The RNA shown here (transfer RNA) has 72 nucleotides and comes from Parcubacteria bacterium C7867-008. It matches the Rfam family "tRNA". The family's RNA type in Rfam is transfer RNA.
RNA sequence: GCCCUCAUAGCUCAAUGGAUAGAGCAUCUCACUCCUAACGAGAAGAUCUUGGUUCGAUUCCAGGUGAGGGCA
Repeated sequence: GCCCUCAUAGCUCAAUGGAUAGAGCAUCUCACUCCUAACGAGAAGAUCUUGGUUCGAUUCCAGGUGAGGGCA
């Protein structure tokens, strides 16, 4: 330098172009308990970025950034 894959919550992962983007763990609150833990109820928390296509984009297309891999 060229090619391929990937980027979603603090972490690990879902989501065929149409739902309020969902789950587990973690965090916070409440309840339970003599207290703690466990169990139970609830809350907060995310689409890497800039454009394009579309009535509608996490999803499709292009550029950029970052990570991984291959060739030289």